[in-house]
Context: one part of a larger RNA
RNA sequence: GGCUAACGGUGGAUACCUAGGCACACAGAGGCGAAGAAGGACGUGGCGACCGACGAUAAGCUCCGGGGAGCUGGAAGCAAGCAUUGAUCCGGAGAUGUCCGAAUGGGGCAACCCAGUAAGCAUCAGUUGAAUACAUAGACUGAUUGCGGCGAACCCAGCGAAUUGAAACAUCUUAGUAGCUGGAGGAAGAGAAAGCAAUAGCGAUUUCCCAAGUAGUGGUGAGCGAACGGGAAACAGCCUAAACCAGAGGUUUUUACUUUUGGGGUCGUGGGACAGUCAAUUAACGUAUCUUCAAGCUAGACAAAGCAGUUGAAAGCUGCACCAGAGAAGGUGAAAGUCCUGUAGUCGAAAGUAGAAAAGAGCGUGACUGUAUCCCGAGUAGCACGGGGCCCGUGAAAUCCCGUGUGAAUCAGCGAGGACCAUCUCGUAAGGCUAAAUACUACUGUGUGACCGAUAGUGAACCAGUACCGCGAGGGAAAGGUGAAAAGAACCCCGGAAGGGGAGUGAAAUAGAACAUGAAACCGUUAGCUU
Numbered sequence: 001g002g003c004u005a006a007c008g009g010u011g012g013a014u015a016c017c018u019a020g021g022c023a024c025a026c027a028g029a030g031g032c033g034a035a036g037a038a039g040g041a042c043g044u045g046g047c048g049a050c051c052g053a054c055g056a057u058a059a060g061c062u063c064c065g066g067g068g069a070g071c072u073g074g075a076a077g078c079a080a081g082c083a084u085u086g087a088u089c090c091g092g093a094g095a096u097g098u099c100c101g102a103a104u105g106g107g108g109c110a111a112c113c114c115a116g117u118a119a120g121c122a123u124c125a126g127u128u129g130a131a132u133a134c135a136u137a138g139a140c141u142g143a144u145u146g147c148g149g150c151g152a153a154c155c156c157a158g159c160g161a162a163u164u165g166a167a168a169c170a171u172c173u174u175a176g177u178a179g180c181u182g183g184a185g186g187a188a189g190a191g192a193a194a195g196c197a198a199u200a201g202c203g204a205u206u207u208c209c210c211a212a213g214u215a216g217u218g219g220u221g222a223g224c225g226a227a228c229g230g231g232a233a234a235c236a237g238c239c240u241a242a243a244c245c246a247g248a249g250g251u252u253u254u255u256a257c258u259u260u261u262g263g264g265g266u267c268g269u270g271g272g273a274c275a276g277u278c279a280a281u282u283a284a285c286g287u288a289u290c291u292u293c294a295a296g297c298u299a300g301a302c303a304a305a306g307c308a309g310u311u312g313a314a315a316g317c318u319g320c321a322c323c324a325g326a327g328a329a330g331g332u333g334a335a336a337g338u339c340c341u342g343u344a345g346u347c348g349a350a351a352g353u354a355g356a357a358a359a360g361a362g363c364g365u366g367a368c369u370g371u372a373u374c375c376c377g378a379g380u381a382g383c384a385c386g387g388g389g390c391c392c393g394u395g396a397a398a399u400c401c402c403g404u405g406u407g408a409a410u411c412a413g414c415g416a417g418g419a420c421c422a423u424c425u426c427g428u429a430a431g432g433c434u435a436a437a438u439a440c441u442a443c444u445g446u447g448u449g450a451c452c453g454a455u456a457g458u459g460a461a462c463c464a465g466u467a468c469c470g471c472g473a474g475g476g477a478a479a480g481g482u483g484a485a486a487a488g489a490a491c492c493c494c495g496g497a498a499g500g501g502g503a504g505u506g507a508a509a510u511a512g513a514a515c516a517u518g519a520a521a522c523c524g525u526u527a528g529c530u531u
Stems, first nucleotide, its partner, number of pairs: 001530009016481002020452002022449007029441002031150002039100003042055003046078002050074002061094006070082003105114003120147003123143006154185001155183005165172001169219001195202002206233005216224002237433003240377001244263008268411001270376004274370005284365004289361004296353003300347003306320005321338002323327001329341003382406007392418001413428005468475002488515001491502004
């Protein structure tokens, strides 16, 4: 030096654990904000650096409920106190709420300075008031008016790529996607046929299954890709404009025009006005608006039944019992239906919230005949040109939408049925509203898991978006486990200390805080064999 064995050191793998994550389901909630939000800065404690709580009334104040013995947060200790005259704690309602921040009196390098009652925009009302006569613009004042900013996804709209695919690439595709912007709601958007269909019919919209990867479209490449119809979910329909009537104004050449309020009216087997007849008015029916109100929610209450031996400790085992509308679960010194918290079940709200059904209020609603006259949404429909969007890339290209130009008709009308024409059929544009079925989950509660178990699972189980890096935008960690209980090692010895040896605690100290288990690499000690 090597090999083997034993025993150590180092190291922190492995198995175990979970306080944290992940996913989903059901239910709730679906917003907050000038009454100052989200997010922060700085403070507040007897001793207080940090976290959470709170705001100069500052680990809190008031009231109303719950609860019932301890309490002064995490977090020990010292000190000083509070509490059955009901504290701490839990729920509801209020008060206070520094400074910054939309930040809004002006400024500013946010959390500060200067001032002294105050931003801006919109709307409404009023007072004034130019060029310029009436006016108007503008100015000023007022309003218990609205807006502004934040927020995860979902929704609607405007603008709108490229990588990529086409095995290159330009039309095409990726894709109306990503991204940017505006706007809204708990959903949004759409929505009561100028619709589909086809000789038969259907009857608003939305979503799902099929139709169907079909019909189509397509450098007929890559690809893109319907509808009719059928089956389900959910169902809900309405209001206006106009004709006409009445009232009140304005202009005015006095006979018209026009504004406004109320009535009327709302449809496609055309409807209404108008003329006439009948019915009715309180009734009946409907209701998406308002009021009252139940359940529920925001604290809680009661809640059965076991002992002994063994053990450090029993819930395990042994022995003998019991409850069960409760044998879900968690905890307790090992594995508990009967020890604790609970669980099944049964109850419960002063206050706030909620709003089923019902009632009341408000609101809406009649039928028939006639067809002479009037009305039935105009720079609209249509057309031409240029585009977009539809399965549809200009094509035979309808339908839908936009730009420029042109430009009708009023029911004997007009539009559509894939160029166009005829016949036939369907519908009634150019105004508006509308629940449900559908989409999503930052947030709250409950529950579940052939989800993870500390190099996993969130980046983050731990004071993590922290430490640290970067001028900045931004990037972004590592780090869990003594023990049942600190009983956390008094005292003695070596040492300056660190550390160790005794003693003591404990079931265990090779559980001693660098603390459960403690693999390997790596480093040793001892013994044997060997060189």

Large-subunit ribosomal RNA, domain I from an Oscillatoriales cyanobacterium, 531 nucleotides, folded computationally. Taxonomically the source falls in Oscillatoriales (Bacteria, Bacillati, Cyanobacteriota, Oscillatoriophycideae). Its mean pLDDT, the model's own confidence on a scale to 100, is 85. Its Rfam family is "Bacterial large subunit ribosomal RNA". The RNAcentral record of the full RNA draws on ENA.